RNA sequence: UCUUAUCAAGAGCUUGGCUGAGGGACUGGCCCUAUGACGCCACGGCAACCGGCACACCUCCCAGUGUGCAACGGUGCCAAUUCCAAAGGGAGAUGAACUCCCUGGAGAUGAGA
Numbered sequence: 001u002c003u004u005a006u007c008a009a010g011a012g013c014u015u016g017g018c019u020g021a022g023g024g025a026c027u028g029g030c031c032c033u034a035u036g037a038c039g040c041c042a043c044g045g046c047a048a049c050c051g052g053c054a055c056a057c058c059u060c061c062c063a064g065u066g067u068g069c070a071a072c073g074g075u076g077c078c079a080a081u082u083c084c085a086a087a088g089g090g091a092g093a094u095g096a097a098c099u100c101c102c103u104g105g106a107g108a109u110g111a112g113a
Stems, first nucleotide, its partner, number of pairs: 001113007012043001015042004022032003027085003044078003048075004052069006082106001087103006
C1' cells in the first nucleotide's frame, strides 16, 4: 500500500508515578482538561480479531459456519454510538430547521498478501 471482517456492547470518570498543555483523526459543532487532559511507565481490567479448548451443523476426511469457555500467547482496547454531523438517497413534518432509516467516503482495530 492492497484485500477482507467488525465498529450502539464491554473495561481505573477519583489506581499510582512522571511530564506539563492542550486533547477527542481531519472540518464544524459539542465535550474532556492545572480538582491536571494528551502522552509514557507500572499495576488492574475488558474480550474485538488471530492462535487455544469444547459442543453443534455440514462432511468420507479436510475445510467452512454457529454457540460457548478460558485469558495462557500475538496484537488491541479501557469518556461520550467511530461523541454528532458532513457525500448521496428515502421517509416523517405544509415547509427551513428537526427526527428516523439506508448506502457510500473517511477513520480505528484484527487477519492475510
This is a predicted structure of a 113-nucleotide RNA (SAM riboswitch aptamer (S box leader)) from a soil metagenome.
Its mean pLDDT, the model's own confidence on a scale to 100, is 79.
Of the family's consensus pairs, 97% are formed in the model.